[in-house]
RNA sequence: UACCGGCGUAACGCGGUGGUGGCUCUCGAACCAGGUCAGGGUCGGAAGACAGCAGCCUUAAGGGAUGCCCAUCAGGUGCCGUUACUCACUGGUAGCG
Numbered sequence: 001u002a003c004c005g006g007c008g009u010a011a012c013g014c015g016g017u018g019g020u021g022g023c024u025c026u027c028g029a030a031c032c033a034g035g036u037c038a039g040g041g042u043c044g045g046a047a048g049a050c051a052g053c054a055g056c057c058u059u060a061a062g063g064g065a066u067g068c069c070c071a072u073c074a075g076g077u078g079c080c081g082u083u084a085c086u087c088a089c090u091g092g093u094a095g096c097g
Stems, first nucleotide, its partner, number of pairs: 001094006008085006014078002017074006023067001024065004033058004041050003
């Protein structure tokens, strides 16, 4: 000096970490959600009808748990991969001095 690598950089991909949302489970409404509505109330001559509190059930907003199952975001993530780049640093081979 040339070539091939390493280090370094960029992009893509894979894995991993964290956040957010979804999905699953669970809790969850005195009244301003729904269903069923004891008691009581209203209407009716009666038969019955009507509205409907509590309770119970189902859930909404929201809370909690869980899995990394799905999606998304993030980057001082990985002695991971591919491609490309690379002044300098570093290893090897060859040549020259």
This is a predicted structure of a 97-nucleotide RNA (Bacterial small signal recognition particle RNA) from Pleurocapsa sp. SU_196_0. Its mean pLDDT, the model's own confidence on a scale to 100, is 82. Rfam family: Bacterial small signal recognition particle RNA. Its Rfam clan is "SRP clan". It is recorded under the gene name ffs. The source organism's lineage runs through Bacteria, Cyanobacteriota, Cyanophyceae, Pleurocapsales and Pleurocapsa. The sequence is in RNAcentral, with records from ENA.